[in-house]
Context: one part of a larger RNA
């Protein structure tokens, strides 16, 4: 001096990015339980009390003796409950074992997987819910094929994609790119054939044409899109309302300073002495938005944040004890 580990007057997060780490709590019996809810739960909610040892009494079950053989009498032992009394100690789950609690707001429903060896999550998956193909010698998939796999299955099935539980809903666009259908007519290769050309061929035209294109539909829980100026209401301010220019359609329901809002520490109101926080409210949304899902949501969660209580050497602020290592000196 460092490391482990134990203790702390008084105060109690004043420490910090953040209570990180410690402490608090804790088992069994027991009264008594908000709120919220999908009525299953939340619940060991939260908060109280007990808890060792003795001995009377009562109560249950079991035993064994006796004799008066009992509707089980009487007098013992066991195990175990419940009660009342006294006893010990600072303390009675005395060591060991052994949850701190709560109130908001995100996000993912939930259990569950995952970056062997820096990420466990809000990332993946989940059940449901919607589409696409498929009738079986299917479809789809391995192979060059023969031949397999799904499957000794058969559309309540198999495979693909997207969304993710439950609830409330899922608005407009088919002009672009997909993809499905149709198609009088158009264009569309080679080969056949015709005709030219050559000794024989290349070769060169010309007619017919498949698929595909064109062309017409369809189809967005397909990829994906979802305006602008100008003016108007007898203060003023807004604009229910007109005009207009534009497009395939001009963002509906919600939701909004949001894990998404630049300006921005928006404005407002609560929490604090004091807040770029954190909740609620507005809401002209740089650049939300509806299975690329929208908004809600009990219950979960070693997920992200904000606040109360408790607690504490994390701190005011050190300090000491024991143990080990290292340094002097012998």
């Nucleotide at each position: 001096u460092u490391c482990a580990u134990c203790a702390a007057a008084g105060g109690g997060a004043a420490u910090u990015c953040g209570g990180c780490a410690a402490a608090u709590u804790g088992g069994c019996c027991u009264c008594a339980u908000a709120u919220c809810c999908u009525c299953g739960g939340u619940a060991u909610g939260u908060g109280g009390g007990g808890u060792c040892c003795c001995a009377a009494c009562a109560g249950u079950c079991u035993u064994c003796u006796u004799c008066u053989u009992g509707u089980u009498a009487a007098g013992g032992g066991g195990a175990u409950u419940g009660c009342u009394g006294g006893g010990u100690g600072c303390a009675a789950u005395g060591a060991c074992u052994u949850g701190g609690g709560u109130g908001g707001u995100c996000c993912g429903a939930c259990u569950g997987u995952u970056u062997a060896a820096c990420a466990a999550a809000a990332a993946c998956g989940u059940a449901g819910u919607a589409g696409a193909c498929u009738g079986c010698a299917a479809g789809a998939u391995a192979g060059a094929a023969a031949u397999g796999u799904u499957g000794a299955g058969u559309a309540u099935a198999g495979u693909c994609u997207a969304u993710g539980a439950g609830u409330c809903c899922u608005g407009c666009c088919c002009a672009g790119u997909g993809c499905a259908a149709g198609u009088a007519c158009c264009u569309g290769a080679a080969a056949c054939u015709c005709g030219g050309g050559u000794u024989c061929a290349a070769c060169c035209g010309g007619a017919u044409u498949a698929a595909g294109g064109g062309c017409u539909u369809g189809u967005a829980a397909a990829c994906g899109g979802c305006g602008g100026g100008c003016g108007u209401a007898a203060c003023u301010g807004u604009g229910a309302c007109g005009c207009u220019c534009u497009u395939a359609a001009g963002g509906u329901a919600g939701c909004g300073a949001a894990a998404u809002g630049c300006c921005u520490u928006g404005c407002c109101a609560u929490u604090u002495a004091a807040a770029u926080g954190a909740u609620g409210g507005c809401u002209u949304g740089c650049a939300u938005g509806a299975a690329u899902g929208g908004g809600u949501u009990a219950a979960c969660g070693a997920g992200a944040u904000c606040g109360c209580c408790a607690c504490u050497g994390u701190c005011c602020c050190u300090u000491g004890g024991u143990g080990g290592a290292g340094c002097c000196u012998c």
About this RNA: Large-subunit ribosomal RNA, domain IV from a Candidatus Nanoarchaeia archaeon, 330 nucleotides, folded computationally. It matches the Rfam family "Archaeal large subunit ribosomal RNA". NCBI's taxonomy places the organism under Archaea, Nanobdellati, Nanobdellota, Candidatus Nanoarchaeia. The full RNA is in RNAcentral, with records from ENA. The coordinates come from a structure-prediction model, not an experiment, and the mean pLDDT is 84.